């Protein structure tokens, strides 16, 4: 330098055109004598930026940036 892949909650990661979900965490409240377990329920993110296509972009193209990787 050159090629692949990845950038979505606090962590782990679904979602592949119609304004985003799940385990885990956190809060509340019930269970308990308390802890924990079990149950119900809330907060938490305009998805890594810029442009472009689209009536519509997390998503498609594009350059940019960060990170794994593999060549050299």
């Nucleotide at each position: 330098g050159g090629g692949u892949c990845u950038g979505u909650a606090g962590c782990u990661c679904a979602g592949g055109g119609g304004u985003a979900g799940a385990g885990c965490g956190u809060c509340u409240c019930u269970u308990u004598a308390g802890c924990g377990u079990a149950g119900a329920g809330g907060a938490g993110g305009c998805c890594u930026g810029g442009g472009g296509u689209u009536c519509g972009a997390u998503u498609c193209c594009u350059c940019a940036u960060a990170g794994a990787u593999c060549c050299a």
Predicted 3D model of a 72-nucleotide RNA (transfer RNA) from Anaeramoeba flamelloides. Its mean pLDDT, the model's own confidence on a scale to 100, is 83. Its Rfam family is "tRNA". Gene Ontology term of the family: triplet codon-amino acid adaptor activity. By type it is a transfer RNA. The organism belongs to Anaeramoeba, within Eukaryota.